[in-house]
Context: one part of a larger RNA
RNA sequence: CGUUGAAAUUUGAGAGGGCCGUUUCCUAGUACGAGAGGACCGGAAACGACUGACCUCUGGUGUACCAGCUGUUCUGCCAAGAGCAUCACUGGGUAGCUAAGUCGGGUUAAGAUAAACGCUGAAAGCAUAUAAGCGUGAAGCUGUCCUCAAGAUUAGAUUUCAUUAAGACCGCUUGUAGAUGACAAGCUUGAUAGGCUCUAGGUGUAAGUGUAGCAAUACAUUCAGCCGAGGAGUACUAAUG
Numbered sequence: 001c002g003u004u005g006a007a008a009u010u011u012g013a014g015a016g017g018g019c020c021g022u023u024u025c026c027u028a029g030u031a032c033g034a035g036a037g038g039a040c041c042g043g044a045a046a047c048g049a050c051u052g053a054c055c056u057c058u059g060g061u062g063u064a065c066c067a068g069c070u071g072u073u074c075u076g077c078c079a080a081g082a083g084c085a086u087c088a089c090u091g092g093g094u095a096g097c098u099a100a101g102u103c104g105g106g107u108u109a110a111g112a113u114a115a116a117c118g119c120u121g122a123a124a125g126c127a128u129a130u131a132a133g134c135g136u137g138a139a140g141c142u143g144u145c146c147u148c149a150a151g152a153u154u155a156g157a158u159u160u161c162a163u164u165a166a167g168a169c170c171g172c173u174u175g176u177a178g179a180u181g182a183c184a185a186g187c188u189u190g191a192u193a194g195g196c197u198c199u200a201g202g203u204g205u206a207a208g209u210g211u212a213g214c215a216a217u218a219c220a221u222u223c224a225g226c227c228g229a230g231g232a233g234u235a236c237u238a239a240u241g
Stems, first nucleotide, its partner, number of pairs: 001151001005161006014148004020048007032037001050105005058099004065092004070085006110142002116136004171187005192238003195234005201227003208221005
């Protein structure tokens, strides 16, 4: 820009992906074979690689979470803290992201076939699966499964709204989205983000005070204190007009 208003829901022409492998067991030590050996067909289980999704578990990371701890500077000093030193170092760790973790996938009809095997059957009184005709038959083909898909210019369909509106853009609060656009949730008829309250979870028992000890320190108050991203609630702030 087109599809000759818009929004939502869709059909699927077409395109892409996938459709993998191994071992063990049963059938059965059966058929077969002198024996050694040892099946077809059919059924079951486990595993491998590949692949999709996810974070409950196991872990990793988690640089504005918690604690410990060294040196030094500063807050007048003690105590308590702050800055810097690779996040100073060390031990843990929420959300998110993630694999080595978890769950799932490769199934099954159907159709037309290849090689191959047949039925009927002449040319050619026989024979012949072929010449007419009719079958069986593969991990392969079509389809079934997954994804995209009406610029499929043949531009499709359905439902609803709408005539100066419907609707959309812009602006703002944001994240399930994201380099920017875009997409998505909202904009007071509001829980969109922040704050606050409660809570999950993390760290591991704060400061101050008291007690014991000469002291280092220990114990009590205290399953404390503190806390980023999680959950719920709440219009206090910002989504004005």
This is a predicted structure of a 241-nucleotide part of an RNA (large-subunit ribosomal RNA, domain VI) from a Candidatus Falkowiibacteriota bacterium. Its Rfam family is "Bacterial large subunit ribosomal RNA". The coordinates come from a structure-prediction model, not an experiment, and the mean pLDDT is 87. Taxonomically the source falls in Candidatus Falkowiibacteriota (Bacteria, Bacteria candidate phyla). The full RNA is in RNAcentral, with records from ENA.